[in-house]
Record summary:
A computed fold for a 478-nucleotide part of an RNA from Paenibacillus odorifer, annotated as small-subunit ribosomal RNA, 3' major domain.
Context: one part of a larger RNA
RNA sequence: UGACGGGGACCCGCACAAGCAGUGGAGUAUGUGGUUUAAUUCGAAGCAACGCGAAGAACCUUACCAGGUCUUGACAUCCCUCUGAAUCCGCUAGAGAUAGCAGCGGCCUUCGGGACAGAGGAGACAGGUGGUGCAUGGUUGUCGUCAGCUCGUGUCGUGAGAUGUUGGGUUAAGUCCCGCAACGAGCGCAACCCUUAACUUUAGUUGCCAGCAGGUAAUGCUGGGCACUCUAGAGUGACUGCCGGUGACAAACCGGAGGAAGGUGGGGAUGACGUCAAAUCAUCAUGCCCCUUAUGACCUGGGCUACACACGUACUACAAUGGCCGGUACAACGGGAAGCGAAGCCGCGAGGUGGAGCCAAUCCCAUCAAAGCCGGUCUCAGUUCGGAUUGCAGGCUGCAACUCGCCUGCAUGAAGUCGGAAUUGCUAGUAAUCGCGGAUCAGCAUGCCGCGGUGAAUACGUUCCCGGGUCUUGUACA
Numbered sequence: 001u002g003a004c005g006g007g008g009a010c011c012c013g014c015a016c017a018a019g020c021a022g023u024g025g026a027g028u029a030u031g032u033g034g035u036u037u038a039a040u041u042c043g044a045a046g047c048a049a050c051g052c053g054a055a056g057a058a059c060c061u062u063a064c065c066a067g068g069u070c071u072u073g074a075c076a077u078c079c080c081u082c083u084g085a086a087u088c089c090g091c092u093a094g095a096g097a098u099a100g101c102a103g104c105g106g107c108c109u110u111c112g113g114g115a116c117a118g119a120g121g122a123g124a125c126a127g128g129u130g131g132u133g134c135a136u137g138g139u140u141g142u143c144g145u146c147a148g149c150u151c152g153u154g155u156c157g158u159g160a161g162a163u164g165u166u167g168g169g170u171u172a173a174g175u176c177c178c179g180c181a182a183c184g185a186g187c188g189c190a191a192c193c194c195u196u197a198a199c200u201u202u203a204g205u206u207g208c209c210a211g212c213a214g215g216u217a218a219u220g221c222u223g224g225g226c227a228c229u230c231u232a233g234a235g236u237g238a239c240u241g242c243c244g245g246u247g248a249c250a251a252a253c254c255g256g257a258g259g260a261a262g263g264u265g266g267g268g269a270u271g272a273c274g275u276c277a278a279a280u281c282a283u284c285a286u287g288c289c290c291c292u293u294a295u296g297a298c299c300u301g302g303g304c305u306a307c308a309c310a311c312g313u314a315c316u317a318c319a320a321u322g323g324c325c326g327g328u329a330c331a332a333c334g335g336g337a338a339g340c341g342a343a344g345c346c347g348c349g350a351g352g353u354g355g356a357g358c359c360a361a362u363c364c365c366a367u368c369a370a371a372g373c374c375g376g377u378c379u380c381a382g383u384u385c386g387g388a389u390u391g392c393a394g395g396c397u398g399c400a401a402c403u404c405g406c407c408u409g410c411a412u413g414a415a416g417u418c419g420g421a422a423u424u425g426c427u428a429g430u431a432a433u434c435g436c437g438g439a440u441c442a443g444c445a446u447g448c449c450g451c452g453g454u455g456a457a458u459a460c461g462u463u464c465c466c467g468g469g470u471c472u473u474g475u476a477c478a
Stems, first nucleotide, its partner, number of pairs: 001478002003475003007472007015462002019426005026316008034307002042053002064302007073125001077124002079121006088103001090101004107114002127291002130289003136285002138280003141276001143274001148187006154163003167178003193268004198236007207226001212223003239262001242256005318419001322378007334365003339358002344353003385416001390411007432454007
């Protein structure tokens, strides 16, 4: 100087407390461990691995296994020889890779050849998702969006170092003020950026009978118009600016006015010096080591989907604040050309047919919603709760749904009556609850990323648990 203390002081955080909803019990989905297996490819491991890499394993992917094949190679550059093809189409053998046969079939030229392609040969080499993340770059997690981490000069100390950065207040903040052997400065904080909340303005193939006219069974449907809504550009607006109080006359704090918004308005992006030899050699790059008729390459099939069990994360429930039936209302974000696909018709339905319109504020997904509201029924039961499992019949995608996809109908109807010890999230448009969209994607979503609808309870307080910050104290630790 740090680190540590079941030392002290001060302070903060959904850390506790106060509340709400859960997890832990059931079934299923998914990841992991274990076990099994020819293989169940590899990585991730307290917080910070475990719906994680994977924004989507039937083949492919695919790295694993079995079998069948290749050896200058599936991919790149260079040399020599031969050929004029190669691709493509067809036939034969084969599981296919591949092999054989036949057909179509080029360009430039100084006529030597060249470009290009194929076959063969020799090596240089290719290739490796082989090892090492404890050789590395790059990227990322975490403490933590915590308020800290440092430097120059000066001063003090023999020195390590100290001071500044401590102290009194204050703040979300090393934020600001005052004081002070310090005076300044840098990286962080804040602000500048995006979005949301109000208004003005510009613009009107979305919106409007707002005001006029026409038309319809009905509809901005038509003429017409940008007033309003909206869209998307520009601007205004919030700064403790104003008033009162407290305070050291400071910084600031408390209350109030005006205002759409008030004290960082809400949300996001943004992550200092560093810590964990943290993660990644399987995104990529890369040193060294290793393989080179194989640890490289191609193909078919299988596996990654196994199943006594254990754990994590979710979904669905156990019901009446509910289930079912009928009627009825209101969104936002998005996506669409190898695409979205309307009306109509067929089907109980998944879906089929159909093909209008749309490269999209215009058409479609999508009448875009569901919880909601109105009416009816069920009356506390393993039930009209719950839907696992299984049988049958179908639909869709795709060469192909057996291993191993999703969906529909009929039948079947399991466990489950609110969950032990323990444990998680959340402070407001939040939790809870309800549906909708997107990426990936031929197909496949209870996951992920977004969107809107309905919409709470509680916070006395900081004694205690956990984590963190500042000062101080002890130490046989570095």

The coordinates come from a structure-prediction model, not an experiment, and the mean pLDDT is 83.